[in-house]
A computed fold for a 545-nucleotide part of an RNA from a Candidatus Altimarinota bacterium, annotated as large-subunit ribosomal RNA, domain I. Rfam family: Bacterial large subunit ribosomal RNA. Gene Ontology terms of the family: structural constituent of ribosome and ribosome. The prediction has a mean pLDDT of 82.
Context: one part of a larger RNA
This record gives sequence, structure tokens and C1' cells, in this order.
RNA sequence: CAUAUAGUGGAUGCCUCGACUCCAAACUCCGAUGAAGGACGUAUCUAACUGCGAUAAGCUUCGGCGAGUUGUUAAGAAAACUUUGACCCGGAGAUUUCCCAAUGGGUGAACCCACAAGAAGUCAUGUUCUUGUACGGUAUACUAAAAACAUAGGUAUAUCGAGGAUACUUAGCGAACUGAAACAUCUUAGUAGCUAAGGAAAAGAAAUCAAACGAGAUUCCCUUAGUAGUGGCGAGCGAACAGGGAUCAGCCCAAACCAUGUCUUACGAGACGUGGGGUUGUAGGACCUCAACAUGAAAACUAUUUCUGUUAACCAAAGCGUCUGGAAAGUCGCACCAUAGAGGGUAAUAGUCCCGUCGGUGAAAAUAGGGUAGAAUUCUAGAGUGUUCCUGAGUAGGGUCGGACACGUGUAAUCCGGCUUGAAUCUGGGAGGACCACCUUCCAAGGCUAAAUAGGUUUGGAGAUCAAUAGUGAACAAGUACCGUGAGGGAAAGGUGAAAAGCACCCCGAGAGGGGGAUGAAAUAGUACCUGAAACUAUAUGCUU
Repeated sequence: CAUAUAGUGGAUGCCUCGACUCCAAACUCCGAUGAAGGACGUAUCUAACUGCGAUAAGCUUCGGCGAGUUGUUAAGAAAACUUUGACCCGGAGAUUUCCCAAUGGGUGAACCCACAAGAAGUCAUGUUCUUGUACGGUAUACUAAAAACAUAGGUAUAUCGAGGAUACUUAGCGAACUGAAACAUCUUAGUAGCUAAGGAAAAGAAAUCAAACGAGAUUCCCUUAGUAGUGGCGAGCGAACAGGGAUCAGCCCAAACCAUGUCUUACGAGACGUGGGGUUGUAGGACCUCAACAUGAAAACUAUUUCUGUUAACCAAAGCGUCUGGAAAGUCGCACCAUAGAGGGUAAUAGUCCCGUCGGUGAAAAUAGGGUAGAAUUCUAGAGUGUUCCUGAGUAGGGUCGGACACGUGUAAUCCGGCUUGAAUCUGGGAGGACCACCUUCCAAGGCUAAAUAGGUUUGGAGAUCAAUAGUGAACAAGUACCGUGAGGGAAAGGUGAAAAGCACCCCGAGAGGGGGAUGAAAUAGUACCUGAAACUAUAUGCUU
């Protein structure tokens, strides 16, 4: 080196009580009635997991089911329960130690120490049990200083809050690594992170777009389009209009004017509160005149011989023989059902063996939505006249410095903020990307608003997704073991067989283990267990140096 036979090792193949992604439906907060998360306990024997809480793998009740049961690893022993209905499944309730917002005070979490009232016990004290006792906001009552009234303060009662979860959304604050092949404008990025709020959030009924035609709140998707732009015109960033869809819903104040109350007053009036009135741009409203004295809409809440779901369940068709084999569901032969030939299991591949499936049925109790009836309350109407009054002011706009807009100061419109200035009042004002004119269009400086949308949980379904170095970090006692003072980091680890039938008995050995023998289809399937590659090791033989 070659060949052979063994070993080691755990690749590969096959499998899957686990993952991943998408879709649909329902639900979308929990918490001082003590949460989330834990500590410690809890079973006859109990280490871990699961469940539960001194009533402790459980208690009561109402339903379902119907013969076995006392959770899993996990067998075993013991003792029990059960057709007077156990166990199990579902609804409702009871109990629920200690820590934790933790709330009687303290504290190094799961511990220590109190006070008041009531109770048990004791001759009495000690002891034990139950309840209450934190702080802040608001309301009410009582009390009450400096300082007379009062107020501050104090006390009591009632009620609300506190903390968690954190995926999404909005708002406030807000990086750096990185990219630019260096780096400073730029980018990463208004991202990560911190804080607050909601079940969705935010936005929202044009001082909007458009372009000479018109549209008609907001949001989301497709497209426009990687276009127009922007950019050390580098790296990069990156719209809008128009069009097509999803969903559709619109409203309320301020003011003028009227009535009324309180306060102030230079008696001219003014301020504030309440009610009516009123809400828009082809301007509208008030005031004045005419007409009319109606019509409809929404709706908290209440009720129910109402309906449909959800949370247990129930019925459910049809096959036998032969052959091979360890085993029939395979072969062969002859049948049957099908609104059921989805799927899984059963000793190999089963429509007719089992669970199911198609189709149908079902709730004592709780709960969601709809319907019906009643209904507090709220909203809703025309025409005309006018140089009367009102229509959101430290506002719009300007200057300067920043920020946001796809837009980096640029020709930079538009929006927001700091400082500084500062209008008009319907014969008014804003916008149409410097600016001006014309034209068009809209009415700022107050507010509310469902749905379509985002995310999560549960249930159901699906997959030209993975198959144990893959797929979640986790198919297994996995956020476990282990590491770290800590924040935090973070594994490995699946497969006997159809069934334990898991090798009685004998021999060698101290044992481990082995040889017989037995089981099994198979033991080179023996729990170091399916298959069992390679590296590597040993032995034997041959060749070569």
C1' cells in the first nucleotide's frame, strides 16, 4: 500500500406530539373586589414539570358524557372512589399563604415590628384570630392660626388615581457605528432609545386642488414613478396632479341681537355668568318686513314566550372469503355505500375495522350581536330689502435665526417655532412655487367626528415552507443547564419493537461484562437500542522498502 474481517463514529435515508408563513372569523386591555410577575407550600410514598393555595393535582352548583378513575416523566406498592353516575369536558361560584403599585411602620422582595376595635383562650398576663389604619386629586362636613371676621392649616367621610402589558399608532426629547470605498455638508435617521396616551391611534368636513375643463372632508391600497425634482448635482434622497379601487357622514361653538343675574362705576357705561339666537363664500347671519305654526331624523337607557352566534356535546351509510406473510389494509374472487373516495389510526398500502368525514341535531348557565316595543334627550323650515351691525388680533404679513415640506437657501412659494415688528374688516381677506397684473378658486387666526387602516390574542383552514447542524434560541424538565457582581449572554440533547413479549434458568467473573438458553419476523432490533457512510483503530493475509 492492497484485500478481508471486526471496532469506533454518527453522516445519509425514512419519520415527526415541533416550528414557519399566509388567509378567515371573533375578541382586543388587566389592576386597591390587590394585577402582571414571582417566593414558599400543596399528593400515602414525590426529584422535576403541570395543576392548585392552609378548603392547597383540589371545594360547591348547573349542564354534557357514560364506565371506568386517583395529571406527566413513570413503572411500582398501598389505600380508595364509581350506574345513589365517579373520572373527564363546559358555564357560574367559593377558597385563594407571602412578596410585588404594595398601601399600618420598616426592610437587604417573599421577612421584622406595631396601633385601634371586636372575638377565642387564661384566675390574670403572655398568646392567637378577624377587621381597619399609606399617599395624592376632587367633593362635602366639622374645626381653626399669625389677626376681630375670614383665610391658610387640621380632622373625618365618600369617590377617583397609582402599577403592569408594550406589537401597533400619535405626540415630546433624540444618538452613533455605518455609507460616501478617507472625511467635514450629506447619509445612517427623525431610525434606535426614553417619556405619555388609545383600543385602535392619528387625520378629517377646504382661507384644498385644478387650469380656463372641472373636482369636492379624512384614511388605506394600486398606479402615476424610481418619473418631476433634489443632491460635496457625489453617495444618495425622492414627490405631487390626474386615474382605478376599499370605505363613506357629517356636525357643534365664538360674534352680532334679545332676555336675565352678579360685580364695578367718572352714572355715559363696562366686565363676567346663564338662557335664547346663530354657524357661511353662487357669501352667510343679526336687525326690519312678509309667509308659516309643520315635518322628519338620531338616540343613552329599559323590557322581551324574539332571532343568530360563542363557550360542552350527539346521530351518522356500506365486506366477506382465498393466497403469501410474524402480521393483511397487499394478491385473487365475488359484493355493497356514497350530499360520506378529507384526514388519522389499526402488526405492510382499508370508502365499507376504529376515530372521523358528508349531512343533520343540541344548552341548565354565562356571554356577544341583531330584531321588536317604549323612551330621557338632541337636531331639523321659506322669501325679500340695505354703503346699518357681526363673521375667531398681538392674529395674518414683514425682518432675522432655526425647523418641516421629496425640495441641502436656492429664483424658494407653502407650513411651524424663538426674538422683533405688525394690518385689513366684505367697497374685506388667503391661495394658484420669487414677484406684478388679469383671471380662477377658497374664507385662516375655535372645536368634535364612525368606517375603510396598523398590531396582538384565540379558534379554524391552507402551504411548488423546514424535517433535528434544518425549522423558533427552545420537537426533549428551554429562556432550562451553564457563564457573568450586574445589565446581560445562553446551549447540547428526538427514533428498540407491532406489542416489553425489556432475556426465566444455567455457567465464567469481585463486579462490569460475557457464553449458553429463552422472547421476537428480526437481538449485528438488548434500552451505549431504526438505517449505520467517511475519517480513525485493531487483527489476518499478500506485496514493497